[in-house]
Context: one part of a larger RNA
RNA sequence: UGUUGUUGAGUGAGUGGAACGAAUCUCUAGUACGAGAGGAACGGGAUUCGGAUGCCUCUGGUGAGCAGUUGUCAUAUGGCAGGCUGCAUAGCUACGCAUUGUAUGGAUAAGAGCUGAAUGCAUCUAAGCUCGAAGCCACCCGCAAAACGACUCAACUAAGGCCGUCUAAGAAGAAGACGUUGAUAGAGUUGCUGUGUAAGAUUCAAGAUUCGUCGAGAAUUUCAGCAGACAACUACUAAAAG
Numbered sequence: 001u002g003u004u005g006u007u008g009a010g011u012g013a014g015u016g017g018a019a020c021g022a023a024u025c026u027c028u029a030g031u032a033c034g035a036g037a038g039g040a041a042c043g044g045g046a047u048u049c050g051g052a053u054g055c056c057u058c059u060g061g062u063g064a065g066c067a068g069u070u071g072u073c074a075u076a077u078g079g080c081a082g083g084c085u086g087c088a089u090a091g092c093u094a095c096g097c098a099u100u101g102u103a104u105g106g107a108u109a110a111g112a113g114c115u116g117a118a119u120g121c122a123u124c125u126a127a128g129c130u131c132g133a134a135g136c137c138a139c140c141c142g143c144a145a146a147a148c149g150a151c152u153c154a155a156c157u158a159a160g161g162c163c164g165u166c167u168a169a170g171a172a173g174a175a176g177a178c179g180u181u182g183a184u185a186g187a188g189u190u191g192c193u194g195u196g197u198a199a200g201a202u203u204c205a206a207g208a209u210u211c212g213u214c215g216a217g218a219a220u221u222u223c224a225g226c227a228g229a230c231a232a233c234u235a236c237u238a239a240a241a242g
Base pairs, nucleotide, nucleotide: 005156006155007154008153009152010151014143015142016141017140020050021049022048023047024046025045026044027043033038051100052099053098054097055096060092065087066086067085068084069083070081071080072079073078104138105137106136111131112130113129114128162242163179164178165177166176167175184238185237186236188233189232190231191230192228193227194226195225200221201220202219203218204217207214208213
């Protein structure tokens, strides 16, 4: 751009896929077979390895955060150097967890056969018919009406975009959620989680002392204080306009 209104839902002609590939043990069975020595299979069960897809209880890491400590700043309850160290939530993640049809059906190859003439017999083939593979087709997972034979159904006078708040999305576009008939983001509350017991006050106290005091540190207040990317709630703020 076309398919001749727009939007939504669907069909599936076609098309892509490796989504699965292996191993071990065990029952079958010390059976069949074999003089013995030895020694299977069809089929059933369990486990493991590799691959694929998804997820986060545990793992890892975590430049969220908390604490300790060093230096420094106008002694500072605090800031900075991601200083160094110990922990560590969400998200991410594997070393973790889950799923991954020896499924089933159809048509066949080589091959195995039935019936059966040409050729009164015979012959799997000439007519006809039955089986037969990890392969092929379907089933399974995606894409798909540009399938020009351009499909079908439903709804509607609107539909979409710009704009605003954003994130399960993201290089830009795009995608997705919401815009007061509202939980979209912030703030707040509660929960849970992390760190590990804040500041101030009170009571002690190693030690130092010019005997006036100074004082590391400890206990109580305090499972505190601080923080959260998490969950729920709540229109307080911003999405009402144009």